Small-subunit ribosomal RNA, 5' domain from a metagenome, 521 nucleotides, folded computationally. The prediction has a mean pLDDT of 84.
Context: one part of a larger RNA
């Protein structure tokens, strides 16, 4: 000297862009943060609308016995509904968002293999979609329980489930035949056995189901090569190290399992122990390097602590499930409920880090044919000098060199053109008036926002401080203390004339910021 997600002290105008729990991955009150489809499906409501039965106000005609008439209600029956929340069923809840605890690893960079995989929704292409069935949930009834939640019976749907028939291609077995390879082998061909699909809805335009092939997208697994510190850790390891046979898996493999061998790893640092999420990149440096991994971006791991699979194209699931375990909360003591390292917010820690906000306009995600819904990702707006960066606090004249401060060798000298006056101007706050882009488009939609931002009037008004001043290091002089009080980065200074401590007047420096401290170069 540069930098910080910085903190403190003293200040403190005004925008614009950024960016704010580094600590206790403590523990969280209440809200929200994942839904969504009626163009899979039954039933219930509710609204309007049919149909029929039934009371039957009113008003007419009466021979007073009664006849017409048909409001409003009640049943039930037909349709309609951007209606409306429960259920069964699809997709979506594996993304999106948080946070760094573990991790010294193939986790990560970085180049490669996979002849050892997977891939839901897109996109291309090929061949299909015959005809059955049997159940459940809602719903009624019955019944347990404080509650969460159930348990029996009975009825019903469907793109729920389940045989059947069918197979262009696909798989599994079995024996051929041809190309080619980096080993294990890969690929094409064709033969016989053999298994295994489909689901409908429609507004009629479509939209969707099944099988195979390819294709893009994600994703798995393998390998060189890099990737802190300790020898005051030197020996380490039994599924260990290998093989053979099963198993398991989308797939190779001690990844599991039974036998066999007795391998394997280390001074070119094994083991153990510390510390640490990794790169893109950010700081510094003339480089080469040193340090750091906040914001953004990409992988990784985790979701109160451990453990486990289910569902599923995908998980071993942050607001999904079982079991332990702490811990809060309810309880009728028999039991149950919950998991802000989403988003805001509280408590605590702690030098220190913010609204319990708006909006789905945009731009993206889910759903849906779609209208549309949902979206604490997002855009926004609050609030912090936390940080770049820009403006601004006037300009021009003005000597009686005023007052008034400090100083004085009492003449004077300094603050000082500085003020006052005199003329000017109006960026920025302030007041009034118009007022977007951002929206795509036939129109119609805009949180931000009446915002930006353009105009007008009007006033020098509302707007400067900090720190230093003995060397280094730009800048002195009084008084006041008296090795006291105190300064202090170092060297030092202070014991009566202190340019070093305080003050005070003047000066340098930076300036809405200055200064100290703490890290890094």
């Nucleotide at each position: 000297g540069g930098a910080u997600g910085a903190a403190c002290g003293c200040u403190g105008g005004c925008g614009g862009c950024g960016u704010g729990c580094u600590u206790a991955a403590c523990a969280c009150a209440c809200g929200c943060a994942a839904g969504u489809c009626g163009a899979a499906c039954g039933a219930a409501g509710c609204a309007c609308u049919u149909u029929a039965u039934u009371u039957g106000a009113u008003u007419u005609c009466u021979u007073c016995g009664g006849a017409a008439u048909a409001a409003a209600g009640a049943u039930u029956u037909u349709g309609u509904g951007a209606c409306u929340g429960a259920g069964u069923g699809g997709c979506g809840g594996a993304c999106g968002g948080g946070u760094g605890a573990g991790u010294a690893a193939c986790g990560c960079g970085u180049g490669g293999g996979u002849a050892a995989c997977c891939u839901g929704c897109c996109u291309c292409a090929u061949a299909c979609a015959g005809g059955g069935g049997g159940a459940u949930a809602a719903c009624a009834g019955u019944u347990g329980g404080a509650a969460a939640c159930g348990a029996c019976u009975g009825c019903u749907a469907a793109u729920a489930c389940c045989g059947c028939g069918u197979a262009a291609g696909c798989g599994c077995a079995c024996a051929g035949g041809g190309u080619c390879g980096c080993a294990u082998g890969a690929c094409c061909u064709g033969g016989u056995g053999u298994g295994a699909a489909a689901a409908a809805c429609u507004c009629c335009g479509g939209u969707g189901g099944u099988a195979u092939g390819a294709g893009a997208u994600g994703g798995a697994c393998c390998c060189g090569c890099g990737u802190c510190u300790g020898a005051u850790u030197a020996g380490c390891c039994a599924g260990u190290u290998g093989g053979u046979g099963g198993g398991g898996u989308a797939a190779c493999g001690g990844c599991c399992u039974a036998c066999c061998a007795a391998a394997g790893c280390g001074a070119c640092g094994a083991u153990c122990a510390g510390u640490a999420g990794c790169c893109g990149a950010c700081c510094u440096g003339a480089g080469a390097g040193g340090g750091u991994g906040a914001c953004c971006g990409g992988c990784c791991a985790c979701a109160u602590u451990g453990g486990g699979a289910c569902u599923g194209a995908g998980a071993c699931a942050c607001g999904g499930c079982c079991c332990a375990a702490a811990c809060u909360c309810c309880u009728a003591c028999g039991g149950g409920a919950g998991g802000c390292a989403g988003c805001a917010g509280u408590g605590g820690g702690g030098a220190a880090u913010a609204u319990u906000g708006c909006a789905c306009a945009a731009u993206g995600g889910g759903g849906g044919a779609a209208a549309c819904c949902c979206u604490g990702a997002u855009g926004c707006a609050g609030c912090g000098a936390c940080g770049c960066c820009g403006c601004g606090u006037g300009a021009g004249c003005g000597a009686a060199g005023a007052a008034g401060u400090a100083u004085u060798u009492c003449g004077g000298u300094a603050u000082g053109u500085a003020a006052a006056g005199c003329u000017c101007u109006a960026u920025c706050a302030g007041c009034a008036g118009g007022g977007a882009a951002g929206a795509a488009g036939a129109a119609a939609u805009g949180a931000c926002g009446g915002u930006a931002c353009c105009c007008g009037a009007c006033u020098a008004a509302g707007a400067a401080g900090c720190a230093c001043c003995g060397g280094c290091u730009a800048a002195a002089u009084a008084c006041g203390u008296g090795c006291c009080a105190g300064c202090a980065g170092c060297c030092g200074c202070g014991g009566u004339a202190a340019u070093a401590c305080g003050u005070a007047u003047g000066g340098u420096g930076c300036a809405a910021g200055c200064g100290u401290u703490a890290u890094c170069c």